This is a predicted structure of a 137-nucleotide RNA (c-di-AMP riboswitch aptamer (ydaO/yuaA leader)) from a soil metagenome. Its mean pLDDT, the model's own confidence on a scale to 100, is 82. The sequence is in RNAcentral, with records from MGnify. Rfam family: c-di-AMP riboswitch aptamer (ydaO/yuaA leader). From the family's description: This family represents a conserved RNA structure found upstream of the ydaO and yuaA genes in Bacillus subtilis and related genes in other bacteria.

[in-house]
RNA sequence: CGCCGAAUCCGCGCACACGCGCGGAGCGGGGGAACCAAAGGUGGCGUAAGCCACUGGGGCGAACCUUCUUUCGAGAAGGCGCGCGAGCUCUUUUAGCGCGAGCCCGUCAGCUAACCCCGCAGGCGGACGAAAGAGAA
Numbered sequence: 001c002g003c004c005g006a007a008u009c010c011g012c013g014c015a016c017a018c019g020c021g022c023g024g025a026g027c028g029g030g031g032g033a034a035c036c037a038a039a040g041g042u043g044g045c046g047u048a049a050g051c052c053a054c055u056g057g058g059g060c061g062a063a064c065c066u067u068c069u070u071u072c073g074a075g076a077a078g079g080c081g082c083g084c085g086a087g088c089u090c091u092u093u094u095a096g097c098g099c100g101a102g103c104c105c106g107u108c109a110g111c112u113a114a115c116c117c118c119g120c121a122g123g124c125g126g127a128c129g130a131a132a133g134a135g136a137a
Stems, first nucleotide, its partner, number of pairs: 001125004008025007026120006036110001040055006056108001057105004064079006080100005088135007
């Protein structure tokens, strides 16, 4: 100076300071009526109605699905999703390049007005390829 991400800015107080606490704006997330939706899945038995056994569910995030392989750790391909792609800002296309992780709740939560609650972290970097539009200077 830039990038991923909601994760920024401002004020006040304590404090020598590192820092801590409170509040506001802004950004982001969750819970929570009516109406609507839903009331599951797999296997077995049974003509059927049904019966029996097994199986929890949810949130943040792009981070998912299918097929094949597998030394069972994982790998590959396709589909789909996400990010970068910097004369100054924003939007879009594209060559090219990368990602598809991780964490949390704790048997509980569909949607959801009023209302209630929570977060503002962490991690990285050498792009200076090609175009369109708007604005600023």